[in-house]
RNA sequence: GCGCGUAUAGCUCAGUGGUAGAGCGCUUCGUUGACAUCGAAGAGGUUCCAAGUUCGAUCCUUGGUACGCGCA
Numbered sequence: 001g002c003g004c005g006u007a008u009a010g011c012u013c014a015g016u017g018g019u020a021g022a023g024c025g026c027u028u029c030g031u032u033g034a035c036a037u038c039g040a041a042g043a044g045g046u047u048c049c050a051a052g053u054u055c056g057a058u059c060c061u062u063g064g065u066a067c068g069c070g071c072a
Base pairs, nucleotide, nucleotide: 001071002070003069004068005067006066007065010024011023012022013021018055026042027041028040029039030038048064049063050062051061052060
């Protein structure tokens, strides 16, 4: 330099056009002498950035950024 992939909650990841979810973690309550386990409830998101297409974009297109893989 060229090609490909990834970017969504604190972490690991789902989500193939119609108002974004799970597990773990966190908070509160119950349980315990206390902790853990267990049960119940809850908080937490500018979906990497910008532009475009669309009535509508996490999703499609283009450019950029970061990271990773391959080729030279």
This is a predicted structure of a 72-nucleotide RNA (transfer RNA) from Candidatus Harrisonbacteria bacterium CG10_big_fil_rev_8_21_14_0_10_38_8.
The organism belongs to Candidatus Harrisoniibacteriota, within Bacteria.
The RNAcentral record of the sequence draws on ENA.
It matches the Rfam family "tRNA". Rfam's curators write: Transfer RNA (tRNA) molecules are approximately 80 nucleotides in length. It is annotated as a transfer RNA.